[in-house]
Predicted 3D model of RNase P RNA and transfer RNA as a complex of 514 nucleotides. The prediction has a mean pLDDT of 76. It holds a member of the Rfam family "Bacterial RNase P class A". Rfam's curators write: Ribonuclease P (RNase P) is a ubiquitous endoribonuclease, found in archaea, bacteria and eukarya as well as chloroplasts and mitochondria. Rfam classes the family as a ribozyme.
RNA sequence: UGGAGCGGACGCAUGAUCGCUGCCCGAAUUCCGGGUAGAGGAAAGUCCGAACUCCCAAGGACAGGGUGGUUCGUAACACGAACUGGGGGUGACCCCAAGGAAAGUGCCACAGAAAAUAUACCGCCCCGCUUGUCGGGGUAAGGGUGAAAAGGCGAGGUAAGAGCUCACCGCUUCCAUGGUGACAUGGGAGGCACGGCAAACCCCACCCGGAGCAAGACCAAAUAGGGAAACGCUUGAGGGCUGUCCGUCCGAUGUUUCCGGGUAGGUCGCUAGAGGUGCCGGGCGACCGGCAUCCCAGAUAAAUGAUCAUGGCCCGGCACUCACCGGCCUAAGUGGAACGGUCAGGUGCAACAUGCUUCUUGUGGAGCAUAAACGCCUACCGUCACCUAGCGGUUGUGAGUGCCGGGUACAGAAUUCGGCUUAUAGUCCGCUCCGUUUU
RNA sequence: AGGGGCGUCGUCAAGAGGUAAGACACAAGGUUUUGGUCCUUGCAUUCGGGGGUUCGAAUCCUCCCGCCCCUGCCA
Numbered sequence: 001u002g003g004a005g006c007g008g009a010c011g012c013a014u015g016a017u018c019g020c021u022g023c024c025c026g027a028a029u030u031c032c033g034g035g036u037a038g039a040g041g042a043a044a045g046u047c048c049g050a051a052c053u054c055c056c057a058a059g060g061a062c063a064g065g066g067u068g069g070u071u072c073g074u075a076a077c078a079c080g081a082a083c084u085g086g087g088g089g090u091g092a093c094c095c096c097a098a099g100g101a102a103a104g105u106g107c108c109a110c111a112g113a114a115a116a117u118a119u120a121c122c123g124c125c126c127c128g129c130u131u132g133u134c135g136g137g138g139u140a141a142g143g144g145u146g147a148a149a150a151g152g153c154g155a156g157g158u159a160a161g162a163g164c165u166c167a168c169c170g171c172u173u174c175c176a177u178g179g180u181g182a183c184a185u186g187g188g189a190g191g192c193a194c195g196g197c198a199a200a201c202c203c204c205a206c207c208c209g210g211a212g213c214a215a216g217a218c219c220a221a222a223u224a225g226g227g228a229a230a231c232g233c234u235u236g237a238g239g240g241c242u243g244u245c246c247g248u249c250c251g252a253u254g255u256u257u258c259c260g261g262g263u264a265g266g267u268c269g270c271u272a273g274a275g276g277u278g279c280c281g282g283g284c285g286a287c288c289g290g291c292a293u294c295c296c297a298g299a300u301a302a303a304u305g306a307u308c309a310u311g312g313c314c315c316g317g318c319a320c321u322c323a324c325c326g327g328c329c330u331a332a333g334u335g336g337a338a339c340g341g342u343c344a345g346g347u348g349c350a351a352c353a354u355g356c357u358u359c360u361u362g363u364g365g366a367g368c369a370u371a372a373a374c375g376c377c378u379a380c381c382g383u384c385a386c387c388u389a390g391c392g393g394u395u396g397u398g399a400g401u402g403c404c405g406g407g408u409a410c411a412g413a414a415u416u417c418g419g420c421u422u423a424u425a426g427u428c429c430g431c432u433c434c435g436u437u438u439u
Numbered sequence: 440a441g442g443g444g445c446g447u448c449g450u451c452a453a454g455a456g457g458u459a460a461g462a463c464a465c466a467a468g469g470u471u472u473u474g475g476u477c478c479u480u481g482c483a484u485u486c487g488g489g490g491g492u493u494c495g496a497a498u499c500c501u502c503c504c505g506c507c508c509c510u511g512c513c514a
Stems, first nucleotide, its partner, number of pairs: 001435010012311007020038007040410001044421002047419005052212004064208005069083005084098001085096004099203002104201002106197003121143002123139006129132001151169002154166003170192001171190008216268004226259006238250004275294008312408013326395004333391002335387002338383005344378005353370007440510007449463003457494001465481005487503005
């Protein structure tokens, strides 16, 4: 630095306004004011297991259902932990409904000789005579079929072959050792007797009474049933024909009071619990124990919300900056190098000539000054072609800043717990494995 | 809360361990002057989705998704 495995945590914040539910306080069940608390890791699916409640219930058997390696954990489990066995992966690690197919029944399409009492298509070998697309026998090494073919492989052996014999491996069985155990390791024996399927029936071992908070308990309207008492009984309660009376018809079906069950409705059950957090101790671990501390929704057609503002986080786009001696392009300018030029500056060597000084017998020598040409350096100017990316152009990755746009999941208590399963925008942390690069 | 059932082509559906019948619809062709009728042919890569058992799964098991139905109190 790329990819991967395992485990864990978080999963919007603050403020304002308008609301909702419970509780407490205010003289206060309802209205009002104030205070305070108010969803989750899955509250979900309702798939398991329990608590709790009611019903049933001597005990046993059958039926039915469930579970299925071992040992632990747990209130319990179909859950979890550790281990065993099998499978996958280079590895970290992951997956497994993982008892029995020598109790019985059943199934194994097509293909194939044969799919489980074995058998023989091609082939191989032997024999026969009617000599060939022949008949009889042996064989299961080879070929072929199939998802699967009757232990595998090598050697011996044989007419050819064959557990026919032997070694190794596998299988069955016995013993020993280790382990609480699943099981592992080692040794002996058997000569193979045992194909697969039980998420086919089934067998074995173990477990299971039924219903569910709409459980269940209490209070208790209206109406209609039930019960009791009183009144009323052909001398007529009451009712129909009617708005009323008379009349007429029906004829105890009635009236009053009380009691009981039960519905609507209400109260409880109802939220302090196998509870949370922290520390210490035990255990490989699941988990357990001790101490301290905390109280954390309780609605009932169902509250936990809506709007706005600011901010956080994530994604995309644009701009700018930086990093990667990143990649690529180009050489116009800048830069490098080279060449040329300049009435430029400096400097080196200084011919010839002239002047001065000096030496000398000397037309000569020496020194100084002026000084052409040449060289070097610097500056400036120019250059078709050459080099170069430090500055240039373009592009990639990453980081930061600013602006714009979008997103901020899954989902929502309904008696309560323990699990499982499923859904989840995105973020963070820890441990581990494999590859690559550098040292 | 408890219990039961269903999902197969566009539609209705059969199949219930052995490799997806059939009808309508649709498409192509034929018949016809044309249309209809009729005839022939075609039409399921994945049986609601994932995983598992098996040699083999629409079918058996399991987990999800969607849809439908029944029951509850008194007499």